[in-house]
């Protein structure tokens, strides 16, 4: 260098203007936004991961009928399923990643009206990022 256990910090942006309407940052015009690793060159749309739903085993906490116990239910680890969207040209060894032009896509709950954007979960979790301190070599 590498490896390995421990620990700290970080680790998501976004409807302006205007229509209808009793109500719409949800509907229509329109504007805006783009997590993380990876890649022969920078990627929302490739490969993969992460949130995020659903299922299971386990542990923990709580517990109705109904005293104990138990079903429901919460919470934590493991596992296993789902989980959205790109084409043209040019440049070039090399790019669905640049450059030009043109589409396209966004969990789950709430809501006086149908949300990628508002409000909740979430002062959460999170792929990872960059550090420390020990060991062993």
């Nucleotide at each position: 260098a590498c490896u390995g256990a421990c620990u700290u910090u970080c680790g998501g942006g976004g409807c302006a203007a205007g229509g209808u309407g009793a109500a719409a940052a949800u509907c229509c015009u329109g504007a805006c936004c783009g997590g993380c690793g990876g890649u022969g060159a920078u990627a929302g749309u490739c490969c993969g991961c992460g949130a995020g739903c659903c299922c299971g085993a386990c542990c923990a906490c709580u517990a109705a009928c109904u005293u104990c116990g138990u079903a429901a239910g919460u919470g934590g680890u493991c596992g296993g399923g789902c989980u959205g969207a790109c084409c043209c040209g040019g440049u070039g060894u090399a790019a669905u990643u640049c450059c030009g032009g043109g589409a396209c896509c966004g969990a789950c709950a709430g809501u006086u009206a149908c949300a990628g954007u508002c409000u909740g979960g979430a002062a959460g979790g999170g792929a990872g990022a960059a550090g420390g301190u020990c060991g062993a070599a």
Source information: The prediction has a mean pLDDT of 83. The RNA shown here (FMN riboswitch aptamer (RFN element)) has 137 nucleotides and comes from a Spirochaetales bacterium. Taxonomically the source falls in Spirochaetales (Bacteria, Pseudomonadati, Spirochaetota, Spirochaetia).